Context: one part of a larger RNA
RNA sequence: GAAUGAACGUUGGCGGCGUGGAUUAGGCAUGCAAGUCGUGCGGAAAGGCCCCGCAAGGGGUACUCGAGCGGCGAAAGGGAGAGUAACGCGUGGAUCAUCUGCCCCCGGGUCCGGGAUAGCCGCGGGAAACUGCGGGUAAUACCGGAUAACAUCCCCGGAUCAAAGGUGCGAUUCCGCCUGGGGAGGAGUCCGCGUGCUAUUAGCUAGUUGGUGAGGUAACGGCUCACCAAGGCUGUGAUGGCUACGAGGCGUGAGAGCGUGUCCUCGCUCACUGGGACUGAGACACUGCCCAGACACCUACGGGUGGCUGCAGUCGAGAAUCUUCGGCAAUGGGCGCAAGCCUGACCGAGCGACGCCGCGUGCGGGAUGAAGGCCUUCGGGUUGUAAACCGCUGUCAGUGGGGAGGAAAUCACGGGGGGUUCUCCCCUCGUGUUGACCUAUCCGCAGAGGAAGGACGGGCUAAGUUCGUGCCAGCAGCCGCGGUAAGACGAACCGUCCAAACGUUAUUC
Numbered sequence: 001g002a003a004u005g006a007a008c009g010u011u012g013g014c015g016g017c018g019u020g021g022a023u024u025a026g027g028c029a030u031g032c033a034a035g036u037c038g039u040g041c042g043g044a045a046a047g048g049c050c051c052c053g054c055a056a057g058g059g060g061u062a063c064u065c066g067a068g069c070g071g072c073g074a075a076a077g078g079g080a081g082a083g084u085a086a087c088g089c090g091u092g093g094a095u096c097a098u099c100u101g102c103c104c105c106c107g108g109g110u111c112c113g114g115g116a117u118a119g120c121c122g123c124g125g126g127a128a129a130c131u132g133c134g135g136g137u138a139a140u141a142c143c144g145g146a147u148a149a150c151a152u153c154c155c156c157g158g159a160u161c162a163a164a165g166g167u168g169c170g171a172u173u174c175c176g177c178c179u180g181g182g183g184a185g186g187a188g189u190c191c192g193c194g195u196g197c198u199a200u201u202a203g204c205u206a207g208u209u210g211g212u213g214a215g216g217u218a219a220c221g222g223c224u225c226a227c228c229a230a231g232g233c234u235g236u237g238a239u240g241g242c243u244a245c246g247a248g249g250c251g252u253g254a255g256a257g258c259g260u261g262u263c264c265u266c267g268c269u270c271a272c273u274g275g276g277a278c279u280g281a282g283a284c285a286c287u288g289c290c291c292a293g294a295c296a297c298c299u300a301c302g303g304g305u306g307g308c309u310g311c312a313g314u315c316g317a318g319a320a321u322c323u324u325c326g327g328c329a330a331u332g333g334g335c336g337c338a339a340g341c342c343u344g345a346c347c348g349a350g351c352g353a354c355g356c357c358g359c360g361u362g363c364g365g366g367a368u369g370a371a372g373g374c375c376u377u378c379g380g381g382u383u384g385u386a387a388a389c390c391g392c393u394g395u396c397a398g399u400g401g402g403g404a405g406g407a408a409a410u411c412a413c414g415g416g417g418g419g420u421u422c423u424c425c426c427c428u429c430g431u432g433u434u435g436a437c438c439u440a441u442c443c444g445c446a447g448a449g450g451a452a453g454g455a456c457g458g459g460c461u462a463a464g465u466u467c468g469u470g471c472c473a474g475c476a477g478c479c480g481c482g483g484u485a486a487g488a489c490g491a492a493c494c495g496u497c498c499a500a501a502c503g504u505u506a507u508u509c
Base pairs, nucleotide, nucleotide: 001509002508003507004506006505007504008503009502010501013359014358015357016356017355018354019352020351026315027314028313030312031311032310035072036071037070040069041068043065044064047063048061049060050059051058052057079270080269081268088195089194090193091192092191093190094189095188098187099186100185103183104182105181106180107179108178109177110176111145112144113143114142120135121134122133123132124131125130151160152159153158165175166174196242197241198240203233204232205231208230209229210228211227212226213225214224215223245267246266247265248264249260250259251258252257272293273292274291275290276289295306296305297304298303323349325348326347327346331345332343333342334341335340362392363391364390365389372383373382374381375380396450398445399444400443401442402441406437411432412431413430414429415428416427417426418425419424453498454497455496456495457494458479459478460477464493465492466491467490468489474481475480
């Protein structure tokens, strides 16, 4: 000098874009953060509508829809960096050793039956959480049979394996279902090379190293097991200890290098602590399940409930880090034929000079060089055109009004054209519909009005005088100042530098 997720001191006008729990991966009140589908199903708790009734109430409908069965999603998105020195990451390869829901392309199929079970009704248990028994009901839930190839197995003879319907007047045409092949994207596994400090850690290892066979997995493999052999690693640093998520990047530097990993992106890992599996295309699963533990809460003392390293917020610890805000308008995601619903992802607003950038705090004139301050050799000098005063302007803020763009799609209605058939799709035209964020910007109004400080002035280093103090009080980055004329302490005046900031501290180059 440059830099920072900074903090502290003094000061503080506005805006844009960023950024903000680095410490206790410490504990958490409260609300919200994952639902959706009635075009899968039986249905009707609530609202609407219709009917009966004076009313209470009853019946119907399915506009709509609670709960339930079922499907898809919940493995994404969001958070954090505890662990990990490792094929974890980076890079380049391998997979004839593999899997893949939704999506795209291509081929084939979608036949005949069955038995249950929630909801519901009835009767119970329990303080609650919740739960038992009996009756009866539906399906795109479950099961059997048929069909069976370019699928799978094969001793090459053969054997084995599937399905579900919905909408609609009407379906091999729309939405689905089953099976096979290919694709895209995703994932698993393996390998070469690279990847911190320590030898005041020198030996380490029994599923250990290899083989045969078996089991297991989507898949190779001591991954697991039985048997056999005695191997395997290490001074090119094994083993142990300490530290640490890795990378793209970021800081600095002429570069080489050194330092670093906050925000954003990619990968990995974790979800109160430890362990386990279930479901599923995918998890050993942040807001799923089971067990154990610690902690906290409720209790009728029998027993239960919970997991903010999601968004806000709270306590604690700390030098230190924000609102219990608005909206789904946009982008994206889940579900749905769709309308739409959900979305603390996201988009916005709020707070903080935390950072970077921009703007303003006026402009021109104005000398008898006013007053006051400070200095003085008492003549004067300086503050200083600075002020007053005269003229002008109107940025920002204030106030009133106008207003593009973020919105184009989707959707609804109507018209036209095309795709063999079609309830479907595409193109096009018209009308209507959708903005949380008062947003860029423009116009009017008034009036210099509302807006400057901080550090420093001995040398390094730009900028000095007077007074006070008297090795005291104090200063200090280094050298060093202070013991009676201190340009170095404190104050005043003046000056220098930077400026909505200026300094200090910490850290890196």
This is a predicted structure of a 509-nucleotide part of an RNA (small-subunit ribosomal RNA, 5' domain) from an uncultured bacterium. The RNAcentral record of the full RNA draws on Greengenes and SILVA. It matches the Rfam family "Bacterial small subunit ribosomal RNA".